[in-house]
Molecule: FMN riboswitch aptamer (RFN element)
RNA sequence: CAAAGUCUUCAGGGUAAGGUGAAAGUCCUUUCCGGCGGUGAUAGUCCGCUACUUCCUCCCCCCAAAAAAGGGAGGAACUGACUCGGCGAAACUCCGAGACCGACGGUGAUAGUCCGGAUGGAAGAAGCAUGUA
Numbered sequence: 001c002a003a004a005g006u007c008u009u010c011a012g013g014g015u016a017a018g019g020u021g022a023a024a025g026u027c028c029u030u031u032c033c034g035g036c037g038g039u040g041a042u043a044g045u046c047c048g049c050u051a052c053u054u055c056c057u058c059c060c061c062c063c064a065a066a067a068a069a070g071g072g073a074g075g076a077a078c079u080g081a082c083u084c085g086g087c088g089a090a091a092c093u094c095c096g097a098g099a100c101c102g103a104c105g106g107u108g109a110u111a112g113u114c115c116g117g118a119u120g121g122a123a124g125a126a127g128c129a130u131g132u133a
Base pairs, nucleotide, nucleotide: 001131007127008126009125010124016030017029018028019027032112033102034101035049036048037047038046044100045099053077054076055075056074057073058072059071060070082098083097084096085095086094104116105115106114
């Protein structure tokens, strides 16, 4: 430095105070948090991706045989939210101001923040060995 392959490690933050109430970390007020890659310049809101959820196909498990449940692989669908001003060669990314968004199941009461699937999975990041110079 490098195509491909294998292995190892890592890979999500945050509810505090007050109010109402029989009951709220779930409602109301004010606070709090922001995964991964990309980008003419640093991004929760741009472009793309993961996860979650749903469906389909195949395999495993189970069985005398099968269905359902459970586990795995692949594919598809779904997939939130920003404007103005300033600086500048360049910023929906910086600075200033004001906004907005956040899976599923559970719960004595409606959840981005509590509990759970999850000591899981994963976008990806780093590294070892191999190879070439």